Bacterial RNase P class A from a Microbacteriaceae bacterium, 403 nucleotides, folded computationally.
Rfam family: Bacterial RNase P class A. Rfam links the family to the GO terms ribonuclease P activity, tRNA processing and dimeric ribonuclease P complex. Rfam classes the family as a ribozyme.
NCBI's taxonomy places the organism under Bacteria, Bacillati, Actinomycetota, Actinomycetes, Microbacteriaceae.

[in-house]
């Protein structure tokens, strides 16, 4: 300079104008209640508190507010006690208020590499599945072939009515070394063995298992020794193993107001009905079920000071902890934060020209174009996922090209 890969930043700036919204101050009227004074069926003024057009000031959505896909904070249920069922996780040590999340590590894959990926425990408890080809795909299996005996046929040779040797078909018997078929065929090379092979056995080597030692918290890794034991995939198939799990949710749940009308029928008071997922079993209750009918739908909490946010230091590889210092940055309620004018614009693209340097290359000017995506809190907070880019910034890996 090119490509890769992995992390972080950012969501225009200024000015005018009209319009929102929360608190906070000020505040024109307005009406109650008291007192006082007067020229006393009416004015005035004072103090209280109650509602308030309007004013001024400060402040006013995100990095993911979206998804709603996990975890909690909080509130609530007289069982939340215990069992069965059902659901979650799944290498190992660490961080967190917790998580299926984050970190670092340790196995397998992939890539030259930086790096990425994992439904990462068990296939020698059992049951399953895996198309076609193939003899045969889990304790299988002989298509082509070897190899041995007996039969037949056919050639040749000789010492001739036998013998000796080749080829060819049949039958029994033996074999998985060769070949072929698959994506994959029951360990691999080499030897002894045999009639022909075979871990039959014999060296090394892989792989499993015991058994000792080293290094690490630990998954794990390295190494010795024995043993002939060779024991595919798949569990994101059903399972089995270890952990771990009340339940329901801000439309949770409280306080003030106000308003109305209960009636019928089952079942039941020993616990058969109820009791915040489903069975049982324990506990607690007298009320429970369905139908017919009537009143409310208001104002306030909850409601934003939190497992908050920013700096710095310290401790750790890191996620993060911790100590001091600081900030106070929406709380809305049919649901604010918007519109329009103006002027500037960086990073960018492209053309043109100085300048530095052997070079690749870098560096100022000018012009000319263009200039902002994705998207809206509604209890609150840490995670994933996802959407999008005017655009910047760094680390490392590879390849070129100069010096």
């Nucleotide at each position: 300079u090119g490509g890769g890969u992995c992390g972080g930043c950012a969501a225009g700036a200024c000015g005018g104008u009209c319009g929102c919204g929360u608190u906070g101050c000020c505040a024109a009227c307005g009406g109650c209640a008291u007192c006082c004074u007067g020229u006393c069926u009416c004015a005035g003024g004072g103090u209280g508190g109650c509602g308030g057009a309007g004013g001024c000031a400060c402040c006013g959505a995100g990095g993911a507010a979206c998804g709603u896909c996990c975890g909690g904070g909080c509130u609530c249920c007289g069982c939340a006690g215990a069992g069965c069922a059902g659901g979650g996780c799944g290498g190992u040590g660490g961080g967190u208020a917790a998580u299926u999340c984050c970190c670092a590590c340790c196995c397998g894959g992939g890539g030259u590499a930086a790096c990425c990926c994992g439904c990462g425990a068990g296939a020698a408890a059992g049951u399953g599945c895996a198309a076609c080809a193939g003899a045969a795909a889990g304790c299988a299996g002989a298509c082509c072939g070897c190899c041995g005996c007996g039969g037949c046929u056919u050639c040749g040779u000789c010492a001739c009515u036998g013998a000796c040797a080749g080829a060819g078909c049949c039958g029994c018997g033996g074999u998985a070394a060769g070949g072929g078929u698959g994506a994959a065929a029951c360990g691999g090379u080499g030897g002894u063995g045999u009639a022909a092979g075979a871990g039959a056995c014999c060296a090394c080597c892989a792989g499993c298992g015991g058994c000792c030692c080293g290094a690490g918290u630990g998954a794990u890794c390295g190494g010795g020794u024995c043993g002939g034991c060779u024991a595919g995939g798949u569990a994101a198939a059903c399972c089995u193993c270890g952990c771990c799990c009340g339940g329901a949710g801000c439309a949770a749940g409280g306080u003030c107001g106000a308003a109305c009308a209960g009636g019928a029928a089952g079942c039941g008071u020993u616990a058969c009905g109820g009791g915040u997922u489903g069975c049982u079993c324990g506990c607690c209750c007298a009320g429970u079920u369905u139908c017919c009918g009537g009143g409310u739908a208001g104002a306030c909490c909850g409601c934003u000071a939190g497992a908050g946010g920013u700096g710095u230091g310290c401790g750790g590889c890191a996620a993060c902890g911790u100590a001091c210092a600081u900030c106070g940055u929406a709380g809305a309620u049919a649901g604010a934060u918007g519109g329009c004018c103006g002027u500037c614009g960086a990073u960018g693209a492209c053309c043109g020209g100085g300048u530095g340097g052997c070079a690749g290359c870098a560096u100022c000017c000018g012009g000319u174009c263009g200039g902002g995506a994705c998207a809206g809190a509604a209890c609150c907070c840490g995670g994933c996922g996802u959407a999008a880019u005017a655009g910047c910034c760094g680390g490392c890996c590879c390849a070129u090209u100069c010096g």